Background:
Predicted 3D model of a 372-nucleotide RNA (Bacterial RNase P class A) from Azoarcus sp. The source organism's lineage runs through Bacteria, Pseudomonadati, Betaproteobacteria, Rhodocyclales and Azoarcus. Rfam family: Bacterial RNase P class A. It is annotated as a ribozyme. Its mean pLDDT, the model's own confidence on a scale to 100, is 77. The RNAcentral record of the sequence draws on ENA.
Parts: sequence; structure tokens; C1' cells
RNA sequence: GAAGUUCGCCAGGCAGUCGCCGCGCACCCGUUGCGCGGAGGAAAGUCCGGGCCCCGUAGAGCAGGAUGCCGGCUAACGGCCGGGCGUCGUGAGGCGACGGAAAGUGCAACAGAAAGCAAACCGCCGAUGGCCCGCGCAACGCGGGAUCAGGUAAGGGUGAAAUGGUGAGGUAAAAGCUCACCGCAGGACUGGCAACAGGACUGGCACGGCAAACCCCAUCCGGGGCAAGGCCAAAUAGAGAAGCUAUGGCGUGGCUCGCGCCGCUUCCGGGUAGGCUGCUGGAGCGUCACGGUAACGUGGCGCCAAGAUGAAUGACUGCCCGAUGCCCUCAAGGGCGUUCGACAGAACCCGGCUUAUCGGCGAACUUCCUUU
Repeated sequence: GAAGUUCGCCAGGCAGUCGCCGCGCACCCGUUGCGCGGAGGAAAGUCCGGGCCCCGUAGAGCAGGAUGCCGGCUAACGGCCGGGCGUCGUGAGGCGACGGAAAGUGCAACAGAAAGCAAACCGCCGAUGGCCCGCGCAACGCGGGAUCAGGUAAGGGUGAAAUGGUGAGGUAAAAGCUCACCGCAGGACUGGCAACAGGACUGGCACGGCAAACCCCAUCCGGGGCAAGGCCAAAUAGAGAAGCUAUGGCGUGGCUCGCGCCGCUUCCGGGUAGGCUGCUGGAGCGUCACGGUAACGUGGCGCCAAGAUGAAUGACUGCCCGAUGCCCUCAAGGGCGUUCGACAGAACCCGGCUUAUCGGCGAACUUCCUUU
């Protein structure tokens, strides 16, 4: 210098004018004045976990769901940190639903002879027993054929996968049949909290693959959610209570009493519209110190930082910054223009994950090239 990897950060700046939402103060109480504050790293998807609230007791079991190497962190998690193993990369590093296939059931399209008690299409052999031919007086002899039985799994071919690999011996041809090395299985012992790693020695090799197939094992999970929930309360329903009144009307088969119904006022109750609350001070933020490899924890000091509800957080102007187009200049640079300035936007709160994102900055590290 070039190309990368990981982690962290920023998300145009300043000023003016006019608006919008909230809070405080003031007064001449209003459509007022002044002051202060007013989106994010993802506010998003609503995928996971928790706080909080209600239901009501959720103790146990079934069903269902989620998770799944080991250790740690945390309120919790499917998250994070560290480690192991596998895999990709020259590397820094990236990625991984990464428990169990000797509990059971099941699956493997196409191709292929054969796909799970293995099997034999082309090959190879045909030692052995037949068959045929030749030699031979003859034989249970010798030679030949690859014809039948049979042997074989070297080689070829199919497949994602075919019952270890390479070499040597061995054989009729072959084969862990035998041997060496590698692999595999078991494994005393060693290191490590563990996952796991190493491994003396033993065994000719067994128990193929798939559990993001059912399933088994272990752990966790009651349901619903701020439109939760609480409060105030016009209206409307009330066979809730007290009082008042014509000493009234109607019914009770004619009369009296009694009983029932009908009116008005107040209270109660109820809860619609509407309003208040929940509502933003919290597993909070910043900084320093200490512990820890880290995630994270502990302590000191400092800070308060949106709270809307048809839903505020905006618009315009100027200058600067960045990007870009054109022009001038040898160049440095300058001038003019741009309906150029990412993704997006709170809605009870918090921890994560995932997804979107113009451009830029910082730190550590890797590979290659050059120079000293």
C1' cells in the first nucleotide's frame, strides 16, 4: 500500500420565523404570555423471555408445545459469554435443532443383480465332481475345452449410501484368509468441574444411514392481556329505601275493611357516552473503582431524559458539511445547479432475536506486495 475479518460508534450541524403535544409559573383567566422538554438503533416484525394486572388456586397427572454438546451469566429466555466437537476458509475468523439408531415402529424415489436375515448383471476361476475331445492296451493316469454343477467379490457398472482402505503374502480365482500400517470397536490409565482430548494394551471388524419420520429420554410451560385492571359518572333499565299528595283513581263478580297496582320528590343502586387513573423513577442512564478471560456482578458519585389517544414530535428560509451533475483551471482549487441527505417512526414497561438501512468514523487482528 492492497484485499479482508471481528467488535464498537455516528445517523447531517447551526441560526431564525411560523406551528403541534406535554409540564411549570404568571395574570387582565384566554383560541393568553413566558420558560423548559419533545422518537429509534432499529420506535418495525410481534418471534422468544420477564415485570405488572385480572381470572382464581394452576398440588399431581394426561394431552399439547418448546428446548436439547459442556460450563457459566441472568428476573427469565429459544438470549448472551467462554469452552469442546464437526464443518468451511491460506488466515484473522464464519457456520452448526450438536441427546438417543444394542426400546419399538417405519422410510430410502430413480437407477441398480442386490437397499438390510444382503445379493451376483457383466466379469474372474472352474481347484473339486460331472460332460466333451485327444493320447493311451487299460486305469482311479496325462493333456485340453469353459460345457454343467460350483467357487468368488479382485475389476466394471448403478446409487446419496453396496458390509473398511493401501500394500504384501496367499489362491484355481478370490477373500481379514494371514501379516504390516491407517481406520474402526473396546479400553487400564493420564489431563480437564465438564463436554472432550490423549492413550499402554486387546479385538480381524462386529452394531450401515435417516429421529428438521413416528418415537424414547431429560428440562421447562395454568389461561388471557394496558382494548389488562381501578375510579368518577350525563343517559337508560330498577318488585332498593324514605318522604309527599288528590285521603284520589282502577282491580278484588254488590258494599265495608284489607290487599294489589298507578303519581311526584330525594337518596340508593347501576353503569352507557365522556373523563380520570394505570403512564412512565426503572431488573433505569452516565461515570469511576474493584472482582471476573468474558457475558456479568458489587460499590461510590452524578443525572431524570416523550407520554400522544384519530393520536403531537412538523414546515419554510439562510449558512456550513457530505454526495452528485456541469463549467473554469496544468494543478491545488474555484463557480453554478440538484422535488440530493439511508431505513424508518413511540403507544404499559423491560431483556433478547430477526428483518430494513445512503454514507461515514474508530479499535484490534489476518493474508499478500513493496521499502528500510
Annotation:
It is recorded under the gene name rnpB.